[in-house]
RNA sequence: GAACGAUAAAGGCAAACCCGGUGAAAACCGGAGACGCAAAGCUAUGGGUCUACUAUCUCGCGCUCACGAGAUCAAGACUGCCAGGCUGCCGAA
Numbered sequence: 001g002a003a004c005g006a007u008a009a010a011g012g013c014a015a016a017c018c019c020g021g022u023g024a025a026a027a028c029c030g031g032a033g034a035c036g037c038a039a040a041g042c043u044a045u046g047g048g049u050c051u052a053c054u055a056u057c058u059c060g061c062g063c064u065c066a067c068g069a070g071a072u073c074a075a076g077a078c079u080g081c082c083a084g085g086c087u088g089c090c091g092a093a
Stems, first nucleotide, its partner, number of pairs: 004091002012037002018031005035080001041086003045083003048078003055072006
């Protein structure tokens, strides 16, 4: 230095539930709390997943508008789903 990861040491993060806030929602932020995590640090780049305000289409309805219902759609999210990229603490075997 690379690889690897202890019932090591020092530190770190924080799932669910609950409270407050933001958002149409998914979700996020703060508090509280620990299921877990050796990258559970950063990055939506590829796959995947979630959501659908808006948009498009269909139907209610012969036509237009409005309204309602349904379907599709990411430009919205998730890195604690899997890969990729960047960076990083410690050192037994």
Overview
Model confidence (mean pLDDT): 85 of 100. Predicted 3D model of a 93-nucleotide RNA (c-di-GMP-I riboswitch aptamer) from Chloroflexi bacterium 44-23. Its Rfam family is "c-di-GMP-I riboswitch aptamer". Its family is annotated with cyclic-di-GMP binding in the Gene Ontology. The sequence was found by an Rfam model in a public genome assembly.